[in-house]
RNA sequence: GCCCCUGUAGCUCAACUGGUAGAGCAACGCACUUGUAAUGCGUAGGUUGUGAGUUCAAGUCUUACCGGGGGCA
Numbered sequence: 001g002c003c004c005c006u007g008u009a010g011c012u013c014a015a016c017u018g019g020u021a022g023a024g025c026a027a028c029g030c031a032c033u034u035g036u037a038a039u040g041c042g043u044a045g046g047u048u049g050u051g052a053g054u055u056c057a058a059g060u061c062u063u064a065c066c067g068g069g070g071g072c073a
Base pairs, nucleotide, nucleotide: 001072002071003070004069005068006067007066010025011024012023013022019056027043028042029041030040031039049065050064051063052062053061
């Protein structure tokens, strides 16, 4: 330098053929307990890497950049 994969909650990951962004763990609150842990119930947490485009509608499609991983030279 060229090619491929990838980027979504604090972490690990879902989201079908474009149609309301979710789960587990973690955090916080409550219950339980003499207290802690465990367990149960609940709450909060998101510019879907950044811009642009297509569309009635984009996490998803197109494009340019940025970060990570891999391959070729």
This is a predicted structure of a 73-nucleotide RNA (transfer RNA) from Epibacterium sp. Its mean pLDDT, the model's own confidence on a scale to 100, is 81. It matches the Rfam family "tRNA". Its family is annotated with triplet codon-amino acid adaptor activity in the Gene Ontology. The same sequence occurs in records of 2 taxa.